[in-house]
RNA sequence: CUGCGACAAAGGCAACCCCGUCGCGAGGCGGGCACGCAAAACCAUGGGCCUCGGCGGGAUCCCGAGGCAGCCAGGCUACCGAA
Numbered sequence: 001c002u003g004c005g006a007c008a009a010a011g012g013c014a015a016c017c018c019c020g021u022c023g024c025g026a027g028g029c030g031g032g033c034a035c036g037c038a039a040a041a042c043c044a045u046g047g048g049c050c051u052c053g054g055c056g057g058g059a060u061c062c063c064g065a066g067g068c069a070g071c072c073a074g075g076c077u078a079c080c081g082a083a
Base pairs, nucleotide, nucleotide: 004081005080012037013036017032018031019030020029021028022027035070042075043074045073046072047071048068049067050066051065052064053063054062
C1' cells in the first nucleotide's frame, strides 16, 4: 500500500415513531428517540421499488417528469488496525 474487518480503542451516522416545516405526491430538511450501520460518506450509471402526469370506468405496457444511496450492483473518497 492492497485485501480484510475484532465482543479492540477513539470518534461518527441514525431506521421506526413523534413534533415542526417544505412538496400534489413518492419523499426532503430540522429537532427528539435509538432499529441498526465499517462506508448507513458522496454520485441516480445499470437493475429494482415508489410517486405524479399523459390516462380514460379500471388495469398492464409505453412515454415524460420526479423520489429512494438504510434494496442490489457499479463508480469515487475516507477513520482505526487485531487475526